[in-house]
Context: one part of a larger RNA
Molecule: small-subunit ribosomal RNA, central domain
Organism: uncultured bacterium
RNA sequence: CUGGGCGUAAAGAGCUCGUAGGUGGUUUGUCGCGUCGUCUGUGAAUUCCGGGGCUUAACUCCGCGCGUGCAGUGGGUACGGGCAGGCUUGAGUGUGGUAGGGGUGACUGGAAUUCCAGGUGUAGCGGUGGAAUGCGCAGAUAUCUGGAGGAACACCGAUGGCGAAGGCAGGUCACUGGGCCAUUACUGACGCUGAGGAGCGAAAGCGUGGGUAGCGAACAGGAUUAGAUACCCUGGUAGUCCACGCUGUAAACGUUGGGAACUAGGUGUGGGGCCCUUUUCCGGGGUUCUGCGCCGUAGCUAACGCAUUAAGUUCCCCGCCUGGGGAGUACGGCCGCAAGGCUAAAACUC
Numbered sequence: 001c002u003g004g005g006c007g008u009a010a011a012g013a014g015c016u017c018g019u020a021g022g023u024g025g026u027u028u029g030u031c032g033c034g035u036c037g038u039c040u041g042u043g044a045a046u047u048c049c050g051g052g053g054c055u056u057a058a059c060u061c062c063g064c065g066c067g068u069g070c071a072g073u074g075g076g077u078a079c080g081g082g083c084a085g086g087c088u089u090g091a092g093u094g095u096g097g098u099a100g101g102g103g104u105g106a107c108u109g110g111a112a113u114u115c116c117a118g119g120u121g122u123a124g125c126g127g128u129g130g131a132a133u134g135c136g137c138a139g140a141u142a143u144c145u146g147g148a149g150g151a152a153c154a155c156c157g158a159u160g161g162c163g164a165a166g167g168c169a170g171g172u173c174a175c176u177g178g179g180c181c182a183u184u185a186c187u188g189a190c191g192c193u194g195a196g197g198a199g200c201g202a203a204a205g206c207g208u209g210g211g212u213a214g215c216g217a218a219c220a221g222g223a224u225u226a227g228a229u230a231c232c233c234u235g236g237u238a239g240u241c242c243a244c245g246c247u248g249u250a251a252a253c254g255u256u257g258g259g260a261a262c263u264a265g266g267u268g269u270g271g272g273g274c275c276c277u278u279u280u281c282c283g284g285g286g287u288u289c290u291g292c293g294c295c296g297u298a299g300c301u302a303a304c305g306c307a308u309u310a311a312g313u314u315c316c317c318c319g320c321c322u323g324g325g326g327a328g329u330a331c332g333g334c335c336g337c338a339a340g341g342c343u344a345a346a347a348c349u350c
Base pairs, nucleotide, nucleotide: 003322004321005320006319007304008303012318014200015199016198017197021193022192023191025087026086027085028084029083030082031081033080034079035076036075039072040071041070042069049063050062051061052060053059090190091187092186093185094183095182096181097180098179102176103175104174105173106172107171108170109153114148115147116146117145118144119143120142124135125134161168162167205246206245207244208243209242210241214240215239219235220234221233222232257317258316259315260314261313262312265295266294267293268292269291270290271289272288273287274286275285276284277283299306300305323350324349325348332343333342334341335340
C1' cells in the first nucleotide's frame, strides 16, 4: 500500500459553523468529456514461439505473438458529466398556533448560616469512637428584638423540560436564539459532509480591579499511631462570588462522528394536530407528527449486550487505529503572561 477495523480489546476529534474537495432528487432536449464497439497508425531492445549463422552453447540475425498502452478515424448514447429548459417529494421561506431551568441584561423576594447592638438568663458550650486543642464569669451556649452583609435558591421536582456541546432552576420585566404542530401560499435541488480555518467550550489555574457570609487546597494546633507530612477535631489563607481579559483541557462518556433510506411488536412519559366519548369541566379511547425512557423478535456481536433513539441491512462524507513499555515523552515548530496546550518521534527493551 491492498486490506481489516473504531460501545467495553488499539481506535469517533469536547461541540458547532463553514472554505476547498468529495457526493447528490425527478424530467425533457442537446453535446458526446467520461464510457462502449469499428477501422488505421504506432507500440526500440528485452521476453515467448518458429527458423537461420558461428563445430555446440553463450551470443547474434530474421519472422510471428505479446506489449492489456497512446494517437487518429468513423459510430452508439443506457449510465456518470457539461449546457439549456421544466417539476416538487429533499431543503428553505411565508402565515397561524404552541411547550420550555435555551441565552443576555436590569430590578427584586423569603428561609437559613455568620457577624454587630440591645433584652432575658447562668456555667458551661463545642467536638469525638473516646478525647483534646478551641470558645466562655471581660457573661459564652440557649432564647427574644433590631440591624449589616455575602452566597445559594427548600417545597413544586419527576423515570420530567430546554440546549450543538459545555451546561441551564426563587420571582418580575426588557431584548433575543432554536424546536414542534397546522396550513400547503412562495422559491425551485438552493441539499449532505467537510481537509485546512473560525467560533463556543465544566472545574481548576492566571492577570487587573472589586467583594468575602458559609465552605475551604496551603498552613497552624489537637488527637490517632510504632511513625501519621493522612483519615477525625478546632482554626484558617488563596480560591469559591462579580466585571473585563487569558487559558482551551476533563471518565468534555451513550467511552457509540454527521446525513439519508429500509427492517416485528409491547409499554411509560413530554409537546402539538385530527376523530370519537363526556350536558360542561376534569378525564378516557383511537389515530397521526415530533422528542425522551423501558422491554423485546429477526438480524448482528468474541461475549456482554444492541435491537425503528441499532451495535441490524445499505449508500455518501469526515476523523481515527495498526503489539506492550519507552511516551502522549524528547527535539523542532505554532500558541500562551505563566502553568502549560497542540503537533509528535527514535535509540533501547520485552